[in-house]
RNA backbone atom coordinates (compact mmCIF):
# COMPACT_ATOMS: atom_id res chain seq x y z
P N A 1 -0.45 4.39 2.69
O5' N A 1 -0.86 3.01 1.44
C5' N A 1 -0.73 3.64 0.25
C4' N A 1 -0.70 2.01 0.00
C3' N A 1 -1.88 1.23 0.00
O3' N A 1 -3.37 0.97 -0.63
C1' N A 1 0.00 0.00 0.00
P N A 2 -4.13 0.81 0.04
O5' N A 2 -4.74 0.03 -0.31
C5' N A 2 -4.92 -1.22 -1.47
C4' N A 2 -4.57 -2.73 -1.15
C3' N A 2 -5.64 -3.36 -0.55
O3' N A 2 -7.11 -3.15 -1.03
C1' N A 2 -3.67 -4.39 -0.29
P N A 3 -8.11 -3.36 -0.08
O5' N A 3 -8.41 -4.62 0.83
C5' N A 3 -8.38 -5.95 0.14
C4' N A 3 -7.60 -7.23 1.27
C3' N A 3 -8.40 -7.04 2.53
O3' N A 3 -10.05 -7.75 1.78
C1' N A 3 -6.43 -7.49 2.54
P N A 4 -11.31 -7.75 2.88
O5' N A 4 -10.89 -7.93 4.07
C5' N A 4 -10.46 -9.10 4.62
C4' N A 4 -9.85 -9.30 6.15
C3' N A 4 -10.80 -8.35 7.05
O3' N A 4 -11.90 -9.70 7.58
C1' N A 4 -8.76 -7.87 7.10
P N A 5 -13.19 -8.74 8.44
O5' N A 5 -13.10 -7.68 9.54
C5' N A 5 -12.17 -8.52 10.23
C4' N A 5 -11.85 -7.49 11.40
C3' N A 5 -12.99 -6.91 12.61
O3' N A 5 -12.78 -6.82 13.51
C1' N A 5 -11.75 -5.44 11.14
P N A 6 -13.84 -7.30 14.95
O5' N A 6 -13.39 -6.61 16.04
C5' N A 6 -12.45 -7.41 16.50
C4' N A 6 -11.63 -7.43 18.07
C3' N A 6 -12.70 -6.38 18.36
O3' N A 6 -12.54 -6.63 19.48
C1' N A 6 -10.74 -5.30 18.06
P N A 7 -13.48 -7.28 20.63
O5' N A 7 -14.50 -6.74 21.58
C5' N A 7 -15.20 -5.45 21.41
C4' N A 7 -15.15 -4.44 22.32
C3' N A 7 -13.61 -4.04 23.19
O3' N A 7 -13.90 -2.87 23.44
C1' N A 7 -14.17 -5.60 24.49
P N A 8 -13.14 -1.78 23.03
O5' N A 8 -11.86 -1.96 22.48
C5' N A 8 -11.07 -1.72 22.89
C4' N A 8 -9.86 -0.75 22.85
C3' N A 8 -9.98 0.73 22.74
O3' N A 8 -10.71 0.93 23.92
C1' N A 8 -8.51 -0.30 21.55
P N A 9 -11.58 2.61 24.12
O5' N A 9 -10.67 4.01 23.06
C5' N A 9 -10.00 3.87 23.54
C4' N A 9 -8.85 5.27 22.97
C3' N A 9 -10.43 6.90 22.40
O3' N A 9 -10.55 7.52 23.18
C1' N A 9 -8.56 5.98 20.58
P N A 10 -11.56 7.93 23.44
O5' N A 10 -12.05 8.99 22.47
C5' N A 10 -10.96 9.33 22.59
C4' N A 10 -10.90 10.86 21.22
C3' N A 10 -12.08 11.24 20.69
O3' N A 10 -12.82 11.80 21.38
C1' N A 10 -11.14 9.95 18.82
P N A 11 -14.33 12.38 21.43
O5' N A 11 -15.00 13.30 19.90
C5' N A 11 -16.00 12.64 19.21
C4' N A 11 -15.63 12.63 17.88
C3' N A 11 -16.86 11.98 17.19
O3' N A 11 -17.34 13.13 16.70
C1' N A 11 -15.14 10.39 16.27
P N A 12 -19.31 13.01 16.90
O5' N A 12 -19.49 12.30 15.68
C5' N A 12 -18.89 13.06 14.36
C4' N A 12 -19.28 11.79 13.77
C3' N A 12 -20.79 11.69 12.66
O3' N A 12 -21.50 12.65 12.03
C1' N A 12 -19.02 9.65 12.42
P N A 13 -22.99 12.61 12.67
O5' N A 13 -23.85 11.53 11.98
C5' N A 13 -23.85 11.37 10.46
C4' N A 13 -24.31 9.83 9.90
C3' N A 13 -25.56 10.29 10.41
O3' N A 13 -26.12 10.45 9.68
C1' N A 13 -24.21 7.53 10.87
P N A 14 -27.45 10.45 10.29
O5' N A 14 -28.69 9.87 10.88
C5' N A 14 -28.96 8.50 9.82
C4' N A 14 -29.17 7.43 10.50
C3' N A 14 -30.63 7.77 11.19
O3' N A 14 -31.71 6.77 10.98
C1' N A 14 -29.31 6.91 12.77
P N A 15 -33.31 7.21 10.46
O5' N A 15 -33.87 5.37 10.83
C5' N A 15 -33.78 4.56 9.91
C4' N A 15 -34.16 3.07 9.57
C3' N A 15 -35.38 2.94 10.52
O3' N A 15 -36.65 3.09 9.28
C1' N A 15 -33.94 2.13 12.16
P N A 16 -37.98 4.22 9.69
O5' N A 16 -38.66 3.02 11.32
C5' N A 16 -39.30 2.03 10.80
C4' N A 16 -39.33 1.98 12.08
C3' N A 16 -40.71 2.05 12.86
O3' N A 16 -41.45 1.86 12.53
C1' N A 16 -38.71 1.65 14.47
P N A 17 -42.44 2.92 12.03
O5' N A 17 -42.95 3.82 13.55
C5' N A 17 -43.49 3.21 14.45
C4' N A 17 -43.24 3.75 15.51
C3' N A 17 -43.78 5.77 15.79
O3' N A 17 -45.37 5.75 15.78
C1' N A 17 -42.08 5.29 16.56
P N A 18 -45.86 6.72 15.41
O5' N A 18 -45.79 8.13 15.98
C5' N A 18 -45.82 8.16 17.48
C4' N A 18 -45.38 9.48 17.73
C3' N A 18 -45.60 10.79 16.67
O3' N A 18 -47.06 10.95 17.25
C1' N A 18 -43.20 10.94 17.33
P N A 19 -47.69 11.67 15.74
O5' N A 19 -46.93 13.27 15.65
C5' N A 19 -47.19 14.00 16.55
C4' N A 19 -46.22 15.46 15.99
C3' N A 19 -46.71 15.91 15.15
O3' N A 19 -47.51 17.20 15.24
C1' N A 19 -43.88 16.03 15.80
P N A 20 -48.46 16.99 13.60
O5' N A 20 -47.42 18.14 12.88
C5' N A 20 -47.64 19.24 13.41
C4' N A 20 -46.19 20.32 12.29
C3' N A 20 -46.38 20.30 11.17
O3' N A 20 -47.60 21.05 10.62
C1' N A 20 -44.28 19.42 11.33
P N A 21 -48.45 20.81 9.11
O5' N A 21 -47.01 20.40 7.98
C5' N A 21 -46.76 21.50 7.62
C4' N A 21 -45.62 21.36 6.48
C3' N A 21 -45.97 20.76 5.06
O3' N A 21 -46.65 21.97 3.74
C1' N A 21 -43.68 19.81 6.32
P N A 22 -47.49 20.98 3.01
O5' N A 22 -46.17 20.13 2.27
C5' N A 22 -45.15 20.49 1.16
C4' N A 22 -44.98 20.09 0.43
C3' N A 22 -45.72 19.26 -0.33
O3' N A 22 -45.85 19.51 -1.42
C1' N A 22 -43.75 17.85 0.34
P N A 23 -47.38 18.97 -2.15
O5' N A 23 -46.62 17.39 -2.38
C5' N A 23 -46.41 17.40 -3.88
C4' N A 23 -46.39 15.83 -4.02
C3' N A 23 -47.59 14.95 -3.56
O3' N A 23 -48.28 14.72 -5.30
C1' N A 23 -45.85 13.61 -2.78
P N A 24 -49.81 15.12 -5.32
O5' N A 24 -50.03 13.88 -4.45
C5' N A 24 -51.51 13.89 -4.16
C4' N A 24 -51.95 12.26 -4.28
C3' N A 24 -51.23 11.20 -3.50
O3' N A 24 -51.49 10.92 -2.21
C1' N A 24 -51.79 10.75 -6.07
P N A 25 -50.56 11.09 -1.14
O5' N A 25 -49.48 9.44 -1.47
C5' N A 25 -50.31 8.21 -1.38
C4' N A 25 -49.83 7.09 -1.52
C3' N A 25 -48.57 6.11 -1.59
O3' N A 25 -48.48 6.09 -0.74
C1' N A 25 -48.21 7.13 -3.61
P N A 26 -47.17 6.19 1.04
O5' N A 26 -46.39 5.01 0.04
C5' N A 26 -45.93 3.82 -0.12
C4' N A 26 -45.00 3.42 -1.29
C3' N A 26 -43.15 3.55 -0.51
O3' N A 26 -43.18 2.42 0.34
C1' N A 26 -44.31 4.52 -2.71
P N A 27 -42.53 3.12 1.45
O5' N A 27 -41.58 4.17 1.72
C5' N A 27 -40.15 4.33 0.92
C4' N A 27 -40.65 5.59 0.30
C3' N A 27 -39.58 6.71 1.29
O3' N A 27 -38.43 6.50 1.22
C1' N A 27 -41.44 7.56 -0.25
P N A 28 -36.96 6.78 2.31
O5' N A 28 -37.17 8.17 2.49
C5' N A 28 -36.61 9.08 1.07
C4' N A 28 -37.17 10.23 0.50
C3' N A 28 -36.46 11.36 1.83
O3' N A 28 -35.05 11.83 1.95
C1' N A 28 -38.72 12.09 1.48
P N A 29 -34.24 12.33 3.60
O5' N A 29 -34.57 13.57 3.68
C5' N A 29 -34.49 14.97 2.88
C4' N A 29 -34.67 16.21 2.84
C3' N A 29 -34.48 16.39 4.57
O3' N A 29 -33.57 16.99 5.01
C1' N A 29 -37.05 16.48 4.60
P N A 30 -32.69 16.75 6.45
O5' N A 30 -33.49 17.35 7.08
C5' N A 30 -33.48 18.65 7.43
C4' N A 30 -34.29 19.56 8.35
C3' N A 30 -34.07 18.69 9.85
O3' N A 30 -32.65 19.69 10.33
C1' N A 30 -36.44 19.09 8.89
P N A 31 -32.12 18.44 11.51
O5' N A 31 -33.46 18.46 12.82
C5' N A 31 -33.51 19.58 13.28
C4' N A 31 -34.59 19.56 13.99
C3' N A 31 -34.50 18.54 15.56
O3' N A 31 -33.27 18.50 16.25
C1' N A 31 -37.09 18.05 14.84
P N A 32 -32.22 17.47 16.92
O5' N A 32 -33.43 16.39 17.66
C5' N A 32 -33.86 17.00 18.90
C4' N A 32 -35.55 16.29 19.56
C3' N A 32 -34.94 14.69 19.97
O3' N A 32 -34.25 14.48 21.23
C1' N A 32 -36.78 14.48 18.36
P N A 33 -33.23 13.11 21.68
O5' N A 33 -33.85 12.02 21.28
C5' N A 33 -35.03 11.35 22.07
C4' N A 33 -35.16 9.99 21.34
C3' N A 33 -34.41 9.35 21.54
O3' N A 33 -34.26 8.78 22.34
C1' N A 33 -34.97 9.53 18.89
P N A 34 -33.14 7.75 23.06
O5' N A 34 -33.18 6.54 22.02
C5' N A 34 -32.14 5.50 22.24
C4' N A 34 -32.65 4.51 21.11
C3' N A 34 -30.93 3.65 20.96
O3' N A 34 -31.37 2.41 20.35
C1' N A 34 -31.34 4.99 18.75
P N A 35 -32.09 0.76 21.10
O5' N A 35 -31.66 0.30 20.38
C5' N A 35 -32.77 -0.89 20.03
C4' N A 35 -33.17 -1.42 18.07
C3' N A 35 -31.24 -2.10 17.85
O3' N A 35 -31.14 -3.25 18.50
C1' N A 35 -32.52 -0.50 15.78
P N A 36 -30.14 -3.46 18.93
O5' N A 36 -29.15 -4.14 17.17
C5' N A 36 -28.17 -3.87 16.55
C4' N A 36 -28.38 -3.74 15.40
C3' N A 36 -26.52 -2.86 14.34
O3' N A 36 -26.52 -4.50 13.79
C1' N A 36 -27.91 -1.50 14.33
P N A 37 -24.73 -4.53 13.43
O5' N A 37 -24.53 -3.19 12.37
C5' N A 37 -24.56 -3.70 11.29
C4' N A 37 -24.34 -2.07 10.44
C3' N A 37 -22.73 -1.95 10.37
O3' N A 37 -22.16 -2.96 9.54
C1' N A 37 -23.68 -0.28 11.23
P N A 38 -20.91 -3.81 10.11
O5' N A 38 -19.76 -2.96 8.73
C5' N A 38 -19.85 -1.47 9.82
C4' N A 38 -18.14 -0.75 8.51
C3' N A 38 -16.99 -2.00 8.34
O3' N A 38 -16.41 -1.58 6.85
C1' N A 38 -16.33 -0.52 9.84
P N A 39 -16.60 -2.51 5.57
O5' N A 39 -15.98 -1.42 4.97
C5' N A 39 -17.45 -0.57 3.74
C4' N A 39 -18.08 0.22 5.11
C3' N A 39 -19.36 0.83 4.66
O3' N A 39 -20.48 1.15 5.42
C1' N A 39 -18.36 2.62 4.29
P N A 40 -21.79 0.44 5.14
O5' N A 40 -22.79 1.39 5.79
C5' N A 40 -22.90 2.48 5.05
C4' N A 40 -24.05 3.66 5.58
C3' N A 40 -23.59 4.32 6.75
O3' N A 40 -24.09 5.45 7.21
C1' N A 40 -25.50 2.93 7.58
P N A 41 -23.04 6.20 7.40
O5' N A 41 -22.14 6.36 5.70
C5' N A 41 -22.88 6.81 4.87
C4' N A 41 -22.01 8.22 4.02
C3' N A 41 -22.44 8.49 2.34
O3' N A 41 -23.34 9.47 2.45
C1' N A 41 -20.05 8.08 2.93
P N A 42 -24.61 8.80 1.59
O5' N A 42 -24.17 9.29 0.07
C5' N A 42 -23.25 10.58 -0.29
C4' N A 42 -22.94 10.28 -1.39
C3' N A 42 -23.15 10.18 -2.32
O3' N A 42 -24.40 10.70 -3.46
C1' N A 42 -21.39 9.09 -2.43
P N A 43 -25.59 10.20 -4.07
O5' N A 43 -25.48 9.47 -5.39
C5' N A 43 -24.60 10.04 -6.26
C4' N A 43 -24.19 9.34 -6.97
C3' N A 43 -25.41 8.00 -7.94
O3' N A 43 -26.08 8.52 -8.66
C1' N A 43 -23.33 6.80 -6.79
P N A 44 -27.37 8.85 -8.78
O5' N A 44 -28.03 7.36 -9.06
C5' N A 44 -28.90 6.79 -10.68
C4' N A 44 -28.69 5.33 -11.13
C3' N A 44 -30.41 5.06 -11.81
O3' N A 44 -29.65 3.90 -12.87
C1' N A 44 -29.93 3.93 -9.74
P N A 45 -29.00 4.08 -13.89
O5' N A 45 -27.49 3.51 -14.30
C5' N A 45 -26.79 3.38 -15.24
C4' N A 45 -26.09 2.22 -15.07
C3' N A 45 -26.92 0.97 -15.10
O3' N A 45 -27.64 0.44 -16.11
C1' N A 45 -24.80 0.84 -13.52
P N A 46 -28.67 -0.32 -16.09
O5' N A 46 -28.50 -2.02 -14.86
C5' N A 46 -27.60 -2.73 -15.60
C4' N A 46 -27.21 -4.14 -14.77
C3' N A 46 -28.95 -4.96 -14.70
O3' N A 46 -29.73 -5.62 -15.40
C1' N A 46 -26.76 -4.76 -13.02
P N A 47 -31.15 -5.55 -15.00
O5' N A 47 -31.27 -6.20 -13.95
C5' N A 47 -31.25 -7.43 -14.20
C4' N A 47 -31.07 -8.61 -12.15
C3' N A 47 -32.43 -8.22 -11.94
O3' N A 47 -33.10 -9.15 -11.68
C1' N A 47 -30.56 -7.64 -10.46
P N A 48 -34.88 -8.05 -11.22
O5' N A 48 -34.86 -8.18 -10.18
C5' N A 48 -34.70 -8.95 -9.40
C4' N A 48 -34.53 -9.17 -7.95
C3' N A 48 -36.03 -8.24 -7.65
O3' N A 48 -37.19 -9.16 -7.12
C1' N A 48 -33.77 -7.24 -6.35
P N A 49 -38.66 -8.92 -7.38
O5' N A 49 -38.87 -8.02 -6.44
C5' N A 49 -38.95 -8.34 -5.15
C4' N A 49 -38.72 -6.94 -3.99
C3' N A 49 -40.11 -5.85 -3.87
O3' N A 49 -41.33 -6.32 -3.69
C1' N A 49 -37.92 -4.97 -4.29
P N A 50 -42.65 -6.16 -4.33
O5' N A 50 -43.13 -4.75 -4.29
C5' N A 50 -43.06 -4.53 -2.74
C4' N A 50 -43.28 -2.95 -2.63
C3' N A 50 -44.09 -2.22 -3.65
O3' N A 50 -45.63 -1.95 -2.88
C1' N A 50 -41.70 -0.99 -3.38
P N A 51 -46.54 -2.00 -3.77
O5' N A 51 -46.89 -0.48 -4.90
C5' N A 51 -47.09 0.46 -3.71
C4' N A 51 -47.24 1.67 -4.43
C3' N A 51 -47.26 2.22 -5.43
O3' N A 51 -49.12 2.60 -5.32
C1' N A 51 -45.69 2.98 -6.03
P N A 52 -49.72 2.13 -6.35
O5' N A 52 -49.80 3.05 -7.40
C5' N A 52 -50.16 4.58 -6.77
C4' N A 52 -49.83 5.35 -8.21
C3' N A 52 -50.42 4.75 -9.39
O3' N A 52 -51.90 5.28 -9.58
C1' N A 52 -47.87 5.76 -9.93
P N A 53 -52.85 4.47 -10.34
O5' N A 53 -52.50 4.71 -11.80
C5' N A 53 -52.55 6.21 -12.79
C4' N A 53 -52.19 6.21 -13.82
C3' N A 53 -52.44 4.82 -14.84
O3' N A 53 -53.80 5.05 -15.82
C1' N A 53 -50.12 5.52 -15.08
P N A 54 -54.59 3.88 -15.98
O5' N A 54 -54.29 3.29 -16.76
C5' N A 54 -53.91 4.43 -18.40
C4' N A 54 -53.10 3.60 -19.10
C3' N A 54 -53.23 2.34 -19.93
O3' N A 54 -54.14 2.72 -20.92
C1' N A 54 -50.89 2.43 -19.28
P N A 55 -55.36 1.59 -20.93
O5' N A 55 -54.27 -0.29 -21.46
C5' N A 55 -54.38 -0.42 -22.31
C4' N A 55 -53.16 -1.04 -23.05
C3' N A 55 -53.89 -2.82 -22.78
O3' N A 55 -53.92 -3.46 -23.58
C1' N A 55 -51.39 -2.68 -21.44
P N A 56 -55.51 -4.86 -23.95
O5' N A 56 -55.00 -5.50 -22.68
C5' N A 56 -54.43 -7.02 -23.28
C4' N A 56 -53.53 -7.33 -22.52
C3' N A 56 -53.73 -8.54 -21.63
O3' N A 56 -52.63 -9.25 -20.91
C1' N A 56 -53.86 -7.18 -19.90
P N A 57 -52.73 -10.87 -20.71
O5' N A 57 -51.53 -10.73 -19.45
C5' N A 57 -50.92 -9.89 -19.76
C4' N A 57 -50.56 -9.80 -17.19
C3' N A 57 -49.41 -10.43 -16.68
O3' N A 57 -48.64 -9.91 -15.74
C1' N A 57 -51.91 -11.05 -16.21
P N A 58 -47.71 -8.43 -15.54
O5' N A 58 -46.73 -9.89 -16.52
C5' N A 58 -45.59 -10.27 -16.21
C4' N A 58 -44.62 -11.49 -16.87
C3' N A 58 -44.36 -9.99 -17.93
O3' N A 58 -42.86 -10.31 -18.27
C1' N A 58 -45.26 -11.86 -18.97
P N A 59 -41.75 -9.18 -18.03
O5' N A 59 -42.51 -8.41 -19.03
C5' N A 59 -42.22 -8.65 -20.55
C4' N A 59 -42.88 -7.41 -21.54
C3' N A 59 -42.38 -5.84 -21.16
O3' N A 59 -41.59 -4.99 -21.93
C1' N A 59 -44.88 -6.02 -20.96
P N A 60 -40.64 -4.13 -21.14
O5' N A 60 -41.17 -3.10 -21.62
C5' N A 60 -41.50 -2.74 -22.87
C4' N A 60 -42.44 -1.20 -22.63
C3' N A 60 -42.16 -0.37 -21.85
O3' N A 60 -41.02 0.10 -22.77
C1' N A 60 -44.58 -0.67 -21.40
P N A 61 -39.80 0.99 -21.54
O5' N A 61 -40.53 2.25 -20.84
C5' N A 61 -40.71 3.39 -21.71
C4' N A 61 -41.75 4.19 -21.08
C3' N A 61 -41.29 5.04 -19.84
O3' N A 61 -40.42 5.86 -20.48
C1' N A 61 -43.64 4.13 -19.29
P N A 62 -38.96 6.13 -18.99
O5' N A 62 -39.39 6.42 -17.66
C5' N A 62 -40.22 7.66 -18.17
C4' N A 62 -41.27 8.30 -16.15
C3' N A 62 -40.45 8.26 -15.69
O3' N A 62 -39.57 9.83 -14.78
C1' N A 62 -42.28 7.07 -14.80
P N A 63 -37.84 9.32 -13.96
O5' N A 63 -38.45 8.98 -12.58
C5' N A 63 -39.75 9.63 -12.13
C4' N A 63 -39.88 9.36 -10.85
C3' N A 63 -39.32 8.54 -9.93
O3' N A 63 -38.58 9.63 -8.65
C1' N A 63 -40.90 7.15 -10.34
P N A 64 -37.22 9.55 -8.17
O5' N A 64 -37.28 8.82 -7.06
C5' N A 64 -38.15 8.86 -5.92
C4' N A 64 -38.42 7.80 -4.78
C3' N A 64 -37.05 7.22 -4.38
O3' N A 64 -36.48 7.76 -3.04
C1' N A 64 -38.87 5.46 -5.17
P N A 65 -35.13 7.82 -2.71
O5' N A 65 -34.86 5.82 -1.93
C5' N A 65 -35.90 5.66 -1.04
C4' N A 65 -35.56 4.40 -1.07
C3' N A 65 -34.01 4.15 -0.81
O3' N A 65 -33.14 4.08 0.80
C1' N A 65 -35.47 2.37 -1.99
P N A 66 -31.86 5.25 0.82
O5' N A 66 -31.16 4.16 0.03
C5' N A 66 -30.60 3.15 0.30
C4' N A 66 -29.01 2.51 -0.06
C3' N A 66 -28.04 3.50 1.01
O3' N A 66 -27.36 2.73 1.14
C1' N A 66 -27.63 3.44 -1.34
P N A 67 -26.79 2.72 3.15
O5' N A 67 -28.21 2.17 3.49
C5' N A 67 -27.75 0.51 3.13
C4' N A 67 -28.89 -0.25 3.98
C3' N A 67 -30.07 0.36 3.64
O3' N A 67 -31.11 -0.93 3.69
C1' N A 67 -30.28 0.92 6.60
P N A 68 -32.18 -1.25 2.49
O5' N A 68 -30.96 -2.57 2.10
C5' N A 68 -31.31 -4.19 3.08
C4' N A 68 -31.11 -5.20 2.28
C3' N A 68 -29.92 -5.22 1.04
O3' N A 68 -28.83 -6.00 2.22
C1' N A 68 -31.21 -5.70 0.23
P N A 69 -26.71 -5.03 2.04
O5' N A 69 -27.34 -6.25 0.76
C5' N A 69 -26.94 -7.60 0.80
C4' N A 69 -26.43 -8.44 -1.11
C3' N A 69 -25.54 -7.34 -1.29
O3' N A 69 -23.92 -8.02 -1.20
C1' N A 69 -27.40 -7.69 -3.03
P N A 70 -23.03 -7.30 -1.54
O5' N A 70 -22.15 -7.32 -3.06
C5' N A 70 -22.03 -8.41 -3.60
C4' N A 70 -22.43 -8.23 -5.08
C3' N A 70 -21.42 -7.05 -5.47
O3' N A 70 -19.99 -7.92 -5.50
C1' N A 70 -23.38 -7.14 -6.57
P N A 71 -19.01 -6.57 -5.59
O5' N A 71 -18.53 -5.38 -6.66
C5' N A 71 -18.45 -5.78 -7.92
C4' N A 71 -18.99 -4.64 -9.53
C3' N A 71 -17.93 -3.70 -8.81
O3' N A 71 -17.18 -3.87 -9.44
C1' N A 71 -20.28 -3.22 -9.36
P N A 72 -15.85 -2.96 -8.67
O5' N A 72 -15.99 -1.46 -9.18
C5' N A 72 -16.06 -1.18 -10.38
C4' N A 72 -16.44 0.03 -10.79
C3' N A 72 -15.62 1.62 -9.74
O3' N A 72 -14.49 1.77 -10.19
C1' N A 72 -17.97 2.15 -9.40
P N A 73 -13.38 2.37 -9.69
O5' N A 73 -13.49 3.34 -8.68
C5' N A 73 -13.94 4.48 -9.59
C4' N A 73 -14.45 5.39 -8.48
C3' N A 73 -13.69 5.85 -7.13
O3' N A 73 -12.66 6.74 -7.12
C1' N A 73 -16.07 5.72 -6.38
P N A 74 -11.13 6.39 -6.31
O5' N A 74 -11.56 6.76 -5.07
C5' N A 74 -11.47 8.87 -5.16
C4' N A 74 -11.92 8.84 -3.61
C3' N A 74 -11.38 8.79 -2.40
O3' N A 74 -10.47 9.51 -1.94
C1' N A 74 -13.62 8.46 -1.98
P N A 75 -9.28 8.51 -1.55
O5' N A 75 -10.37 8.95 -0.03
C5' N A 75 -10.15 9.84 0.77
C4' N A 75 -11.29 9.76 2.35
C3' N A 75 -10.20 8.93 3.15
O3' N A 75 -9.11 9.27 3.51
C1' N A 75 -12.48 7.94 3.10
P N A 76 -8.10 8.72 5.18
O5' N A 76 -8.55 8.75 6.45
C5' N A 76 -8.92 9.89 7.05
C4' N A 76 -9.26 9.68 8.12
C3' N A 76 -9.12 8.58 8.97
O3' N A 76 -7.51 9.73 9.57
C1' N A 76 -10.68 7.55 9.73
P N A 77 -6.16 8.25 9.83
O5' N A 77 -6.07 7.58 11.08
C5' N A 77 -6.27 7.32 12.25
C4' N A 77 -6.96 6.73 13.08
C3' N A 77 -5.85 5.72 13.37
O3' N A 77 -5.13 5.93 14.05
C1' N A 77 -8.46 4.71 12.49
P N A 78 -3.09 5.36 13.62
O5' N A 78 -3.84 3.86 13.90
C5' N A 78 -3.94 3.35 15.09
C4' N A 78 -3.74 1.73 15.10
C3' N A 78 -2.48 0.95 14.83
O3' N A 78 -2.57 0.00 15.66
C1' N A 78 -4.53 0.64 13.21
P N A 79 -1.22 -0.20 16.77
O5' N A 79 -1.68 -1.20 17.71
C5' N A 79 -1.71 -2.37 16.76
C4' N A 79 -2.43 -3.41 17.81
C3' N A 79 -2.04 -5.45 17.14
O3' N A 79 -0.82 -5.64 17.66
C1' N A 79 -4.66 -4.40 17.85
P N A 80 0.00 -5.97 16.54
O5' N A 80 -0.43 -7.64 16.47
C5' N A 80 -1.71 -8.62 17.52
C4' N A 80 -2.25 -9.47 17.34
C3' N A 80 -2.57 -10.53 15.86
O3' N A 80 -1.29 -11.86 16.28
C1' N A 80 -4.47 -9.48 16.01
RNA sequence: UUCCGAUAAGGGCAAACUGCGAGCAAUCGCAGGACGCAAAGCUACAGGCCCCGGAAUUCCGGGGUGGCUGGGUUACCGAA